This is a predicted structure of a 475-nucleotide part of an RNA (small-subunit ribosomal RNA, 5' domain) from Choreocolax polysiphoniae.

Context: one part of a larger RNA
RNA sequence: GGAUGAACGCUAGUGGUAUGCUUUACACAUGCAAGUCGAACGAAAAUUUUUUAUUUUAGUGGCGAACGGGUGAGUAACACGUAAGAAUCUACCUUCAGGAAAGAAAUAACAAUUGGAAACAACUGCUAAUAUCUUAUAUACUAUAAAGUAAAACAAUUUAUUGCCUGAAGAUGAGCUUGCGUCUGAUUAGCUAGUUGGUAGGGUAAAGGCCUACCAAGGCAAUGAUCAGUAGCUGGUUUGAGAAGACGAUCAGCCACAUUGGAACUGAGACACGGUCCAAACUUCUACGGAAGGCAGCAGUGGGGAAUUUUCCGCAAUGGGCAAACGCCUGACGGAGCAAUACCACGUGAAGGAUGAAAGCCUGUGGGUUGUAAACUUCUUUUAUUAAGGAAGAAACAAGACGGUACUUAAUGAAUAAGCAUCGGCUAACUUCGUGCCAGCAGCCGCGGUAAUACGAGGGAUGCAAGCGUUAUCC
Numbered sequence: 001g002g003a004u005g006a007a008c009g010c011u012a013g014u015g016g017u018a019u020g021c022u023u024u025a026c027a028c029a030u031g032c033a034a035g036u037c038g039a040a041c042g043a044a045a046a047u048u049u050u051u052u053a054u055u056u057u058a059g060u061g062g063c064g065a066a067c068g069g070g071u072g073a074g075u076a077a078c079a080c081g082u083a084a085g086a087a088u089c090u091a092c093c094u095u096c097a098g099g100a101a102a103g104a105a106a107u108a109a110c111a112a113u114u115g116g117a118a119a120c121a122a123c124u125g126c127u128a129a130u131a132u133c134u135u136a137u138a139u140a141c142u143a144u145a146a147a148g149u150a151a152a153a154c155a156a157u158u159u160a161u162u163g164c165c166u167g168a169a170g171a172u173g174a175g176c177u178u179g180c181g182u183c184u185g186a187u188u189a190g191c192u193a194g195u196u197g198g199u200a201g202g203g204u205a206a207a208g209g210c211c212u213a214c215c216a217a218g219g220c221a222a223u224g225a226u227c228a229g230u231a232g233c234u235g236g237u238u239u240g241a242g243a244a245g246a247c248g249a250u251c252a253g254c255c256a257c258a259u260u261g262g263a264a265c266u267g268a269g270a271c272a273c274g275g276u277c278c279a280a281a282c283u284u285c286u287a288c289g290g291a292a293g294g295c296a297g298c299a300g301u302g303g304g305g306a307a308u309u310u311u312c313c314g315c316a317a318u319g320g321g322c323a324a325a326c327g328c329c330u331g332a333c334g335g336a337g338c339a340a341u342a343c344c345a346c347g348u349g350a351a352g353g354a355u356g357a358a359a360g361c362c363u364g365u366g367g368g369u370u371g372u373a374a375a376c377u378u379c380u381u382u383u384a385u386u387a388a389g390g391a392a393g394a395a396a397c398a399a400g401a402c403g404g405u406a407c408u409u410a411a412u413g414a415a416u417a418a419g420c421a422u423c424g425g426c427u428a429a430c431u432u433c434g435u436g437c438c439a440g441c442a443g444c445c446g447c448g449g450u451a452a453u454a455c456g457a458g459g460g461a462u463g464c465a466a467g468c469g470u471u472a473u474c475c
Stems, first nucleotide, its partner, number of pairs: 001475004006471005013346006019339002021304001026302003030299003035063003040060002043057005070257003080181006088174002093170007101135004110125002113122003140149003155162003183229003190220003195217008232254004236247004259280005282293004310336001312335003318332001319330004349379004359370004384412006393402001419464005424445003430459005440447002
């Protein structure tokens, strides 16, 4: 000198664009953050022209809830980056080929009874389906294939579409393996028994000590194993002429986690933040028998801290889930609010004006300086205030939160708007008074003990400017 997710002190006019718990992965009151489908199903209620029609819903069923959003605790690892690979799966979507035959038994809702403070539960009876089961069929699978195994669902209106089953391919997503790269310490030198390899079996979507039995005795290591410490990784950010150093906020990709630890279920996909079960700590309710909870989602509260915002508006746009569609949901997102936190832009007036006014300060008392600065004259209106008009963003019938916002026009009137630090040298900028090794200053050298350009104040000057200084950290 540059930089920052900064903080502190003094000061403060406006706009745009960004950014905003770096500390306790500490504890959380309250509200919201994942639903949707009546064109799968039975039923109930409400309304109505009391004919069958509309609407609403708890339940069965389907799809979604594995996305989106948060955080960085753990992790030195195939976690990440990069380049390859083979033994794999993939709902919805696209393409192609083929198919949907015949039957059956239940159950929730509902009704009745009962237990419980509650959470919830028990028992009896009734009923439907695109829920469930059986049989049939099969271009697939079982190494080969005489043989064996495995499927389906109907519904709606516009009557030609959507939906169902099987197979093949694509696309997308995911799992797995390997080469290379990836911090510090030797005041950590030896580590390892499922350990290294083989055979057989099991298991998985899939290769594999992934697991088991048996056999062999291997495997790693000064080119740093093991152990310990620290740490999410990357694209990038920042400094630098570069080499290189430091960092990894926001945005994007990947990974890991969801009070702590463990486990599986469902499913195409999870070992699942707003699912289940078990254990632990904590909190809440209780009729003491038992129950309920998980903000590292958005707001917000307490605590910690030098320090970090609103319990706001809207689904209008973009995107996502469901739905034939209308549409519903969406704290994703779009916006507004707060903060000079950062960057960028604008303004606080312009031209003229010497009796060089008054006043201040200095003085050698002549004057000098503040200083064309002010007053005064003539202008202008960015900005401000008031009034009127008023969008684009909607490609596509309708639909605009932002917003009466941006912007435009008119009027008023220099009006509404300047500070902070420094002035001994480094380092741009000097004098007077006060103080008297005191009070104090200070980044380094150093100033101060009676004329201090170094302390404090006044005047003047210099630098930057809605900021200016200080502190912290990096180059």
Its mean pLDDT, the model's own confidence on a scale to 100, is 86. The RNAcentral record of the full RNA draws on SILVA. Rfam family: Bacterial small subunit ribosomal RNA. Gene Ontology terms of the family: structural constituent of ribosome and ribosome.